This is a predicted structure of a 139-nucleotide RNA (c-di-AMP riboswitch aptamer (ydaO/yuaA leader)) from a bacterium.
The coordinates come from a structure-prediction model, not an experiment, and the mean pLDDT is 81.
RNA sequence: ACUCCAGGAUCACUGAAUCCGAGCCCGGUGGCUCGGAGCGGGGGAACUCCCGGUGGGGUGAAUGGGCCGGUCGGCCCUAGGGCGAUCUUUCACGUCCGAAUCCGUCAACUAACCUCGUAAGUGUCGUGAAAGAGGAGAA
Numbered sequence: 001a002c003u004c005c006a007g008g009a010u011c012a013c014u015g016a017a018u019c020c021g022a023g024c025c026c027g028g029u030g031g032c033u034c035g036g037a038g039c040g041g042g043g044g045a046a047c048u049c050c051c052g053g054u055g056g057g058g059u060g061a062a063u064g065g066g067c068c069g070g071u072c073g074g075c076c077c078u079a080g081g082g083c084g085a086u087c088u089u090u091c092a093c094g095u096c097c098g099a100a101u102c103c104g105u106c107a108a109c110u111a112a113c114c115u116c117g118u119a120a121g122u123g124u125c126g127u128g129a130a131a132g133a134g135g136a137g138a139a
Stems, first nucleotide, its partner, number of pairs: 002137004011123004018037008038118006048108001055106001056103004064077005080097005086133007
C1' cells in the first nucleotide's frame, strides 16, 4: 500500500453533575463533610434592544395544536431533543422522549463584581453510506 474498528458492568447511555486533597463514619472497591481544579447555572453597568401592568421570570429538548371528556385524565400530531459502541460532521433508515420543577410581583443583553450546583436515573452485545481524525493488524 492494503484490511479492520474488535472487545466491554473495571462497559455503555441521558445529564453540568467529573477529578484531586484532607477529615469523619464504616465490614467496605462504599457513604458523608470541607477545600481546590474542571464543568454548568443565576444575578449584575454602559451601549443597544424591548415590552408588560388580564402579572412576570428561571432550570430543562420538553413548545404549540386538534379531538374525546362535567373534571381528573386519555388519544393523535408537532417545534425541539436522545439512542442505534473509536470520535466529529452530513445524509438516509429505525426507534424513543416531547416531562417535571423552582422564584414570588422581580430580573432583556451586560464588563468588573457577586452567587449557586456538581444530582438523579437507566441500559446492552447493538443500522448503513460519505468526508475528516484516531487506533489495531500488516507488506